[in-house]
RNA sequence: GCGGGAGUAGUUCAACGGCAGAACGUUUCCUUGCCAUGGAAAAGGUUGCGGGUUCGAUUCCCGUCUCCCGCU
Numbered sequence: 001g002c003g004g005g006a007g008u009a010g011u012u013c014a015a016c017g018g019c020a021g022a023a024c025g026u027u028u029c030c031u032u033g034c035c036a037u038g039g040a041a042a043a044g045g046u047u048g049c050g051g052g053u054u055c056g057a058u059u060c061c062c063g064u065c066u067c068c069c070g071c072u
Stems, first nucleotide, its partner, number of pairs: 001071007010024004018055001026042005048064005
């Protein structure tokens, strides 16, 4: 340099153009004499960044950044 893959909550990952979700973690409450376990609720997101298409984009297109794999 060329090709492919990945980037979404603190972490690991979903979401085939129509309300951005789960698990774990965090906080609060219930349960217990205390802890653990169990139960309930809440907070937490510029979907890597910048544009484009569209009534509407995590999703499609272009550019760009980082990481991984392969080729040279």
Predicted 3D model of a 72-nucleotide RNA (transfer RNA) from a Candidatus Pacearchaeota archaeon. It matches the Rfam family "tRNA". By type it is a transfer RNA. The source organism's lineage runs through Archaea, Nanobdellati and Candidatus Pacearchaeota.